[in-house]
Context: one part of a larger RNA
């Protein structure tokens, strides 16, 4: 010096454990916000740094409900209080709610700085301070004011711009924010693939912007088809990796059918009729006043635009008009008047519907459900032990032997489970009646008919794009340009185009379910982790410290013990550092730098060995 043993030290691996996270299945919710949100500053406690809760009424205040003995949050200290006159504590309703924040009087380097007006206190009815309302902007709407410019004229009036632009006042609403999620709509890539690369791909993906909702979006055939038919939309399974697109290269890639999920259809626009309103027109008596007769009236009338009401809403085409024909509770009113007719409206009556569309709001009242909570079976002795729940012995209850916790392992010791039960007040949900609408006449048949059936729109042609389809023979859909139509003898479509020959009605709009999502609540479950794993984060400060001038990037850190019972007192020390008695504790090598405590690495001692 090495090598080994044994006792330590350091160190914090392993084991075990778990208030934490991962995935996922079921329900539930699917939004908050100018009545100022999300988030955030700053205060708020007797003491008070953090979180937490709250807001000058500041870990609280006021109802009303649940509960029943302790409480004053995490928190464990002192001092003080509260509580069967029922508090802490849960749940519902309210009240307060400082500054910033869409932030909105006006500024601004967020939490800050400075007005105008109106009321009120103080002060003196002032100046001054103080409190409390109020003043942003866009969009719509009412109201109230009100141009410019053109026609025309010599010039005006007058007309059209236009009661519009714009100002004023009032009244409604928007804004921001949230899930890095789901939808829909306008933009829209590249790395990549093609073994290169430019058509293609990737991909209409990421990403940007806009808007909405609990879903969204779609949707009631100009449809899909084949000579047979189907009958909105939307998702699933197959069709089918087919048909087909493709530098026919990588690649892309359907649809009919067929089987399921859920299923619900509806309004308008036009014709025509009525009335208002306004504009042009028209005549001294007629066209008109719903017809007939008689009698009255007389700018009442045409025509033309708008609004309302009425009709109407189709594809075995549908509706208007007109004439005819067939079907009927009752009553009252109506028009210039009588009288008959025929229309109109209200009422009883009877009759159907509804609030997801299809017209639309409230309350009501009974059940259920959500948000607090109650009740809730059944064990005892001995051994062992610091302890029993474990052994041993004898029971008992299970609609309950899920779970969890108690000094080891508990159906019966706790809280629960199984079952059963609750709401004053909010909230849903569902049925019901109040309500509400709607029909009572319209329909239905036949004829006739020069009416209507969504215009710069169909259609063409040129330039795109979308369809699985990349110009292709490329239809079909949208459409930038240009050109432009008809009204059922009308369009449009069936993969160029024609023909037959069949489907369906554009150019308005509404619409549940079945789909897709999961920030948030509640249960449940795990051949999902167990502190270098599992969320970045199990933990008096985690998106914290820290790092960066910003976007932003970002940790480490868990376990005494059944209970603090957390070492009273001594005694070494400079000693609140460490330590040695003593006491606790089953255990103190569980002493707090505290479960276990491996290894490297260090110390002492022995033993061999050089």
């Nucleotide at each position: 010096g090495g090598u080994g043993g044994c006792a330590g030290g350091u160190g914090g691996a392993u084991g075990c454990c778990u208030c934490g996270g991962c995935a996922g299945g079921g329900g539930g919710a699917g939004g908050c916000g100018a009545u100022g949100a999300a988030g955030g500053g700053c205060g708020u406690g007797a003491u008070a740094a953090g979180c937490u809760g709250c807001g000058a009424u500041a870990a609280g205040c006021c109802u009303g409900g649940g509960g029943g003995a302790g409480c004053c949050g995490c928190a464990u200290a002192u001092g003080g209080g509260c509580u069967g006159u029922g508090a802490u504590c849960c749940c519902a309703g309210g009240a307060u709610g400082c500054c910033c924040g869409a932030a909105u009087g006006g500024g601004g380097a967020a939490a800050c700085c400075u007005g105008g007006c109106c009321u009120g206190c103080u002060g003196a009815c002032g100046a001054g301070g103080c409190a409390g309302g109020u003043c942003a902007u866009c969009a719509c709407u009412u109201g109230g004011g009100g141009a410019a410019g053109g026609g025309u004229u010599g010039a005006a009036c007058c007309c059209c711009g236009a009661g519009u632009a714009c100002c004023c006042a009032g009244g409604u609403g928007g804004g921001g924010c949230g899930a890095a999620a789901c939808c829909c709509g306008g933009g829209g890539a590249a790395g990549u693939g093609a073994a290169a690369c430019a058509u293609c791909u990737c991909a209409g993906u990421a990403c940007c912007c806009g808007g909405a909702g609990g879903a969204a979006a779609a949707g009631a055939a100009a449809g899909a088809g084949a000579c047979a038919u189907c009958g909105a939309u939307u998702c699933c399974c197959u069709c089918a990796g087919u048909a087909g697109c493709g530098g026919c290269g990588a690649g892309c890639g359907a649809a009919a059918g067929g089987g399921g999920a859920a299923c619900a259809g509806c309004c308008u626009a036009a014709a025509c009729c009525a009335c208002u309103g306004c504009c042009g027109u028209g005549u001294a008596a007629a066209a008109g006043c719903c017809c007939g007769u008689g009698g009255g009236c007389g700018u009442u009338g045409c025509g033309g635009c708008a609004g309302u009401g009425g009709g109407g809403u189709a594809g075995u085409g549908g509706g208007g008009g007109u004439a005819a024909g067939a079907c009927g509770g009752a009553g009252a009113g109506g028009g210039c008047c009588a009288c008959g007719g025929a229309c109109c409206u209200c009422u009883c009556g009877g009759g159907g519907a509804g609030u997801u569309a299809c017209a639309a709001a409230a309350c009501c009242a009974u059940g259920c459900c959500u948000u607090a909570g109650c009740c809730g079976a059944a064990c005892c002795a001995c051994c062992u032990g610091g302890g029993a729940a474990g052994g041993u012995g004898g029971g008992c209850c299970a609609u309950a032997g899920a779970g969890g916790g108690u000094g080891a392992u508990a159906g019966c010791c706790c809280c629960g489970u199984a079952g059963g039960c609750g709401a004053a007040a909010a909230g849903g949900c569902a049925u019901g009646g109040u309500c509400u609408c709607c029909c009572u006449g319209g329909u239905c048949u036949u004829a006739c008919u020069u009416c209507c059936c969504g215009a710069g729109u169909a259609c063409c042609u040129c330039g795109g794009g979308g369809c699985a389809c990349g110009u292709g023979g490329a239809a079909c859909c949208c459409u930038g340009a240009g050109g432009g139509a008809a009204u059922c003898u009308g369009g449009g479509c069936g993969g160029a185009c024609c023909a037959c020959c069949g489907c369906c009605u554009a150019a308005g709009g509404c619409u549940a379910a079945a789909u897709a999502c999961u920030a948030c609540c509640c249960c449940c479950u795990g051949a999902c982790c167990g502190a270098u794993a599992g969320u970045g984060a199990a933990c008096u400060a985690a998106g914290u410290a820290c790092c960066g001038u910003g976007a932003g990037g970002g940790a480490a850190a868990g376990g005494u013990g059944a209970a603090a019972a957390g070492a009273a007192c001594c005694c070494c020390g400079g000693g609140a550092a460490g330590g040695g008695g003593a006491g606790u504790g089953a255990a103190a090598u569980a002493g707090a730098a505290c479960c276990u405590g491996a290894a490297a690495c260090c110390u002492g001692c022995c033993a061999c060995u050089u």

The part of an RNA shown here (large-subunit ribosomal RNA, domain I) has 610 nucleotides and comes from a Caldifarciminota bacterium. Its mean pLDDT, the model's own confidence on a scale to 100, is 82. Its Rfam family is "Bacterial large subunit ribosomal RNA". Taxonomically the source falls in Caldifarciminota (Bacteria, Pseudomonadati). The RNAcentral record of the full RNA draws on ENA.